Overview: Small-subunit ribosomal RNA, 5' domain from uncultured Gallionella sp., 527 nucleotides, folded computationally.
[in-house]
Context: one part of a larger RNA
RNA sequence: AUUGAACGCUGGCGGCAUGCUUUACACAUGCAAGUCGAACGGCAGCAUGGGUGCUUGCACCUGAUGGCGAGUGGCGAACGGGUGAGUAACAUAUCGGAACAUAUCCGGAAGUGGGGGAUAACGUAGCGAAAGUUACGCUAAUACCGCAUAUGCCCUGAGGGGGAAAGGAGGGGAUCCGCAAGGACCUUUCGCUUUCGGAGUGGCCGAUAUCAGAUUAGCUUGUUGGUGAGGUAAAGGCUCACCAAGGCGACGAUCUGUAGCUGGUCUGAGAGGACGACCAGCCACACUGGGACUGAGACACGGCCCAGACUCCUACGGGAGGCAGCAGUGGGGAAUUUUGGACAUUGGGCGCAAGCCUGAUCCAGCCAUGCCGCGUGAGUGAAGAAGGCCUUCGGGUUGUAAAGCUCUUUCAGCCGGAAAGAAAUCGCACUGAAUAAUACUUGGUGUGGAUGACGGUACCGGAAGAAGAAGCACCGGCUAACUACGUGCCAGCAGCCGCGGUAAUACGUAGGGUGCGAGCGUUAAUC
Numbered sequence: 001a002u003u004g005a006a007c008g009c010u011g012g013c014g015g016c017a018u019g020c021u022u023u024a025c026a027c028a029u030g031c032a033a034g035u036c037g038a039a040c041g042g043c044a045g046c047a048u049g050g051g052u053g054c055u056u057g058c059a060c061c062u063g064a065u066g067g068c069g070a071g072u073g074g075c076g077a078a079c080g081g082g083u084g085a086g087u088a089a090c091a092u093a094u095c096g097g098a099a100c101a102u103a104u105c106c107g108g109a110a111g112u113g114g115g116g117g118a119u120a121a122c123g124u125a126g127c128g129a130a131a132g133u134u135a136c137g138c139u140a141a142u143a144c145c146g147c148a149u150a151u152g153c154c155c156u157g158a159g160g161g162g163g164a165a166a167g168g169a170g171g172g173g174a175u176c177c178g179c180a181a182g183g184a185c186c187u188u189u190c191g192c193u194u195u196c197g198g199a200g201u202g203g204c205c206g207a208u209a210u211c212a213g214a215u216u217a218g219c220u221u222g223u224u225g226g227u228g229a230g231g232u233a234a235a236g237g238c239u240c241a242c243c244a245a246g247g248c249g250a251c252g253a254u255c256u257g258u259a260g261c262u263g264g265u266c267u268g269a270g271a272g273g274a275c276g277a278c279c280a281g282c283c284a285c286a287c288u289g290g291g292a293c294u295g296a297g298a299c300a301c302g303g304c305c306c307a308g309a310c311u312c313c314u315a316c317g318g319g320a321g322g323c324a325g326c327a328g329u330g331g332g333g334a335a336u337u338u339u340g341g342a343c344a345u346u347g348g349g350c351g352c353a354a355g356c357c358u359g360a361u362c363c364a365g366c367c368a369u370g371c372c373g374c375g376u377g378a379g380u381g382a383a384g385a386a387g388g389c390c391u392u393c394g395g396g397u398u399g400u401a402a403a404g405c406u407c408u409u410u411c412a413g414c415c416g417g418a419a420a421g422a423a424a425u426c427g428c429a430c431u432g433a434a435u436a437a438u439a440c441u442u443g444g445u446g447u448g449g450a451u452g453a454c455g456g457u458a459c460c461g462g463a464a465g466a467a468g469a470a471g472c473a474c475c476g477g478c479u480a481a482c483u484a485c486g487u488g489c490c491a492g493c494a495g496c497c498g499c500g501g502u503a504a505u506a507c508g509u510a511g512g513g514u515g516c517g518a519g520c521g522u523u524a525a526u527c
Base pairs, nucleotide, nucleotide: 001526002525003524005523006522007521008520009519012374013373014372015371016370017369019366020332025330026329027328029327030326031325034075035074036073039072040071042068043067046066047065048064049062050061051060052059053058054057082285083284084283091210092209093208094207095206096205097204100202101201102200105198106197107196108195109194110193111192112191113147115145116144122137123136124135125134126133127132153162154161155160167190168189169188170187171186172185175184176183177182211257212256213255218248219247220246223245224244225243226242227241228240229239230238260282261281262280263279264275265274266273267272287308288307289306290305291304310321311320312319313318338364340363341362342361346360347358348357349356350355377407378406379405380404387398388397389396390395411468414462415461416460417459421454426448427447428446429445430444431443432442433441471516472515473514474513475512476497477496478495482511483510484509485508486507492499493498
């Protein structure tokens, strides 16, 4: 000088930050990932409309409308959030590389034709304490499967062979179909399929660097290399068969201990040393161990299966669970906060949108834990008051300090006013695009309106009154600051030297002083 600190004494206000460093110990409760009806069949519940019955305010019916529980389907759930157990290595950092993948997004090219069979929901009948589950029957799709086509694409023995798709919504003048609703048709838009490229992201390989121990000196058999095969998105002993006998090591292999790495942080004139909280990047993990499934992406924190430990429910047959998400509880500990508010902002997921979800985030709460700022009054005031302490008894000191007089009112308290953070989405007008179209859709400009958790907060104004606001450590030397009394090697102090055994500036108290100040000391730790 510093700290994610703790402890002791003390404590007025505000701003900005930080806040389980220990048991990766166990967890009650609530919340933390949903969304889309413009993919689908539908209608459990709510509301509206209509109808019927009448007891005139009730009952029943009706998917007709708004919507929508459960279900099929799509996208998301691999992000965001947490923790640092493992890991001394291809983990991180830097610099390179070639044999790869990529949902959504952007740009280019081509297509989107015609069919089929199911299945949940639902109904009926069961089983089970529950979790759940069985049989039969019905039904839809942007769910599933073929056929056709194939500019690109894939395989090839170069002849040939293989391989796609899905529709939804809005609007519309003629014409056609239909009793009508509506459809064909046209058009806009969101999709779907194939392929090429891009962006961003990810997987892989190499070089260099990265703690301690030699009281660890030899280590290695898929081991090192080759051929062939398998496997992967992809190179490769990644895996396997065969062949060869290699490979690493005092430039420290192997083993053991410790440890997430970096940007950085602290210190220091620097070189260096120590550290890696908060913030940012990467990695690893998700009760312990193992495994794969789905998917563009996981071997998946709030998914699945198996084993184990633990906890809970049970009708004893069987089931359920995983806070190292946010709060919170117990425990451990010197020690670390609220079971708060809001999606108003920024961002994320879904959706055409409206919007919904979001313990990410933004805010508020607690704690002097840290940094910074402000205040606890200002001027005047000598009879140098009283009191205290000391005294050589003359006085000295506390001390302009107080009182008194004259002022001010920050902050706190009271009264009143009162923001920015919020303009996008949306409506209207004009204009451009597309179009047969002035409709629908959409870009731009202008204009109007709505939306604030924080919060009646910041800030501003007003009234009153010095009014509500100072402590802590030290005073032998180092080291700024001295006297008295008490004690008498006792009680005690102490960072080092050392004080204390009857005149202690070193113990305790008082007066005085010194240092810092809403803090001051102590302890711990680093330079």
The full RNA is in RNAcentral, with records from Greengenes.
The prediction has a mean pLDDT of 87.